[in-house]
RNA sequence: GGGGGUAUAGCUCAGUAGUAGAGCACAUGCUUAGCAUGCAUGAAAUCUGGGGUUCAAUUCCCCAGUACCUCCA
Numbered sequence: 001g002g003g004g005g006u007a008u009a010g011c012u013c014a015g016u017a018g019u020a021g022a023g024c025a026c027a028u029g030c031u032u033a034g035c036a037u038g039c040a041u042g043a044a045a046u047c048u049g050g051g052g053u054u055c056a057a058u059u060c061c062c063c064a065g066u067a068c069c070u071c072c073a
Stems, first nucleotide, its partner, number of pairs: 001072007010024004018055001026042005047065006
């Protein structure tokens, strides 16, 4: 320098064209003499910008950029 891939919650990952989920973590409450466990509730995210398709795009398509992984040189 070129090809390919990935980017979703604090972390690890699902998933979807119509209100975006799980586990762990976090906060509050109940339980306890207290801690832990358990139960209930809650907060929290679609990498960035632009365009296209559509009634509707986080999802499909295109362009540019960023970060990481991988292959070639």